[in-house]
Context: one part of a larger RNA
RNA sequence: UGACGGGGGCCUGCACAAGCGGUGGAGUAUGUGGCUUAAUUCGAUACUAUGUGAAGAACCUUACCUGGCCUUGACAUGCAUAUAGUAGAAGGGUGAAAGCCUGACGAGGUAGUAAUACCAGUAUGCACAGGUGCUGCAUGGCUGUCGUCAGCUCGUGUCGUGAGAUGUUGGGUUAAGUCCCGCAACGAGCGCAACCCCUGUGUCCUGUUGCCACCCCUUAAUUGGGAGCACUCUGGACAGACUGCCUCAUUUAAAUGAGGAGGAAGGUGGGGAUGACGUCAAGUCAGUAUGGCCCUUACGGCCAGGGCUGCACACGUACUACAAUGCCCGGCACAAAGGGACGCAAGACCGUAAGGUGGAGCAAAUCCCAGAAAACCGGGCCCAGUUCAGAUUGAGGUCUGUAAUUUGAUCUCAUGAAGCUGGAAUCGCUAGUAAUGGCGCAUCAGUUAUGGCGCCGUGAAUACGUUCCCAGGCCUUGUACA
Numbered sequence: 001u002g003a004c005g006g007g008g009g010c011c012u013g014c015a016c017a018a019g020c021g022g023u024g025g026a027g028u029a030u031g032u033g034g035c036u037u038a039a040u041u042c043g044a045u046a047c048u049a050u051g052u053g054a055a056g057a058a059c060c061u062u063a064c065c066u067g068g069c070c071u072u073g074a075c076a077u078g079c080a081u082a083u084a085g086u087a088g089a090a091g092g093g094u095g096a097a098a099g100c101c102u103g104a105c106g107a108g109g110u111a112g113u114a115a116u117a118c119c120a121g122u123a124u125g126c127a128c129a130g131g132u133g134c135u136g137c138a139u140g141g142c143u144g145u146c147g148u149c150a151g152c153u154c155g156u157g158u159c160g161u162g163a164g165a166u167g168u169u170g171g172g173u174u175a176a177g178u179c180c181c182g183c184a185a186c187g188a189g190c191g192c193a194a195c196c197c198c199u200g201u202g203u204c205c206u207g208u209u210g211c212c213a214c215c216c217c218u219u220a221a222u223u224g225g226g227a228g229c230a231c232u233c234u235g236g237a238c239a240g241a242c243u244g245c246c247u248c249a250u251u252u253a254a255a256u257g258a259g260g261a262g263g264a265a266g267g268u269g270g271g272g273a274u275g276a277c278g279u280c281a282a283g284u285c286a287g288u289a290u291g292g293c294c295c296u297u298a299c300g301g302c303c304a305g306g307g308c309u310g311c312a313c314a315c316g317u318a319c320u321a322c323a324a325u326g327c328c329c330g331g332c333a334c335a336a337a338g339g340g341a342c343g344c345a346a347g348a349c350c351g352u353a354a355g356g357u358g359g360a361g362c363a364a365a366u367c368c369c370a371g372a373a374a375a376c377c378g379g380g381c382c383c384a385g386u387u388c389a390g391a392u393u394g395a396g397g398u399c400u401g402u403a404a405u406u407u408g409a410u411c412u413c414a415u416g417a418a419g420c421u422g423g424a425a426u427c428g429c430u431a432g433u434a435a436u437g438g439c440g441c442a443u444c445a446g447u448u449a450u451g452g453c454g455c456c457g458u459g460a461a462u463a464c465g466u467u468c469c470c471a472g473g474c475c476u477u478g479u480a481c482a
Base pairs, nucleotide, nucleotide: 001482002481003479004478005477007476008475009474010473011472012471013470015466016465019429020428021427022426023425026320027319028318029317030316031315032314033313034311035310042053043052064306065305066304067303068302069301070300073128077127078126079125080124081123082122083121088105091102092101093100094099108119109118110117111116130295131294133293134292135291139289141284142283143282144280146278151190152189153188154187155186156185157166158165159164170181171180172179196272197271198270199269201239202238203237204236205235207233210229211228215226216225217224242266245260246259247258248257249256322422326381327380328379329378330377331376338369339368340367343362344361348357349356350355388419393414394413395412396411397410398409399408435458436457437456438455439454440453441452
């Protein structure tokens, strides 16, 4: 100087407390461990692994296993030699395919008048290719975490023999090393804040594909058309919030705090992006790059089938429930944000349905996906393992795809398991939040999506407080620690 303390002081955080909803019990989905296996490819392992890499394992992917094949190779560059019946190739044989054997027919480009040379291609040979093989404890790059915590340093000066100290400590204050005052310090840098994006208000501009107040025509209609750009909205510019104003408090003063006015918004308005010096030899050689080591008729390459989905069990994360604030049936409102050409697909018709036929319109503020659902209105159920719950199983279909047996989704009928609110323990959340309801997208032929990322609807309760648990910051103290 740090680190540590079941030392002290001050402070902060959904850390506790106060509340709301869960997990832990059930079934299923998914990941992991374990077991099994020819193989169940590999990585990730307290917080910071376990719906993680994987925004999509039937083949492919695919790295694993079994079997069949290839050896300058699926791919790149160079050298040497040979090469017109050459390159290519209908077809035939064998085969699961890859491959192997054969093969009618049969070329090209550049220079040159031509001979010919060179190229392309093929074959042989040599350099080499190739490796998701090892090492993340050789690395780059990227990432997680402490933590969006308020810290981490430097120059000059001063003090100290020196390591170092000072500044950065102290008194206030703040979300903040934020700001003020003081001070052997004076300044500065990386962080904080602001500048950026979205959202909340207004003004101006804009006016189609958006809008429809007024006017005209039309219609059964509030329907359609015209006219219009007022309004909503689209998307550009600007304004607006700064403790600016008032009062009080801090013995005065400053910074600041409390309340008020005005205002759409008030003290960082709300959300996002943004992650200092560093820590964990943290993670990644399987995204790519890369040193070293290793393989080279195989640890490389191709193919078929299988596996990654295997199941006495254990754990994590979710979904669905156990019901009456509910379930079922009928009616009936109101979104936002997205996607669409190898695409989205309307009206119509067929089918109980999944879906099919067909194809208007739309490269989309125009058309389509598209019915939002919870809510609300009416009816039924009457507390039961039920008109709860839907696992499992049987039968019959539909769709995608060469192909659904291992192993897809989905529809109809039948079947109707566990489950009556969950032990010890444990998680999230402070407001348009939790809880709850649906919608969309990426990946994608299809899909095991209940996952991930977004969007809007309905919409709470509670916070006395900081003694305690956890994590962190500053000062101080002790130390057989570095």

The part of an RNA shown here (small-subunit ribosomal RNA, 3' major domain) has 482 nucleotides and comes from a metagenome.
Its Rfam family is "Bacterial small subunit ribosomal RNA".
Model confidence (mean pLDDT): 82 of 100.
The RNAcentral record of the full RNA draws on SILVA.